[in-house]
């Protein structure tokens, strides 16, 4: 310099050919216990990396851009 992959909750990741934003772990609270752990229940937590476009409708399609990883030179 050029090519490719990945960016979604605190963390690890799903999200099916464009229609409901979710799970495990973690956190808080409650139950259980003499107490802790385990187990059970509830809750909080997200401008889907950023900007723009297409569409009645975008995490998903298009363009630009940023970060990380990787290949080639």
């Nucleotide at each position: 310099u050029g090519g490719g992959a990945u960016g979604u909750a605190g963390u690890u990741c799903a999200g099916c050919u464009g229609g409901g934003a979710g799970a495990g772990c973690g956190u808080a609270c409650g139950g259980u216990u003499c107490g802790c752990a385990u187990c059970c229940g509830u809750a909080a937590g997200g401008u889907c990396g950023a900007g723009a476009g297409u569409u009645a409708g975008a995490a998903c399609c298009u363009c630009u851009u940023c970060a990380u990883c990787u290949c080639c030179a």

This is a predicted structure of a 73-nucleotide RNA (transfer RNA) from an Acidaminococcaceae bacterium. NCBI's taxonomy places the organism under Bacteria, Bacillati, Bacillota, Negativicutes, Acidaminococcaceae. The prediction has a mean pLDDT of 81. It matches the Rfam family "tRNA". Its family is annotated with triplet codon-amino acid adaptor activity in the Gene Ontology. By type it is a transfer RNA.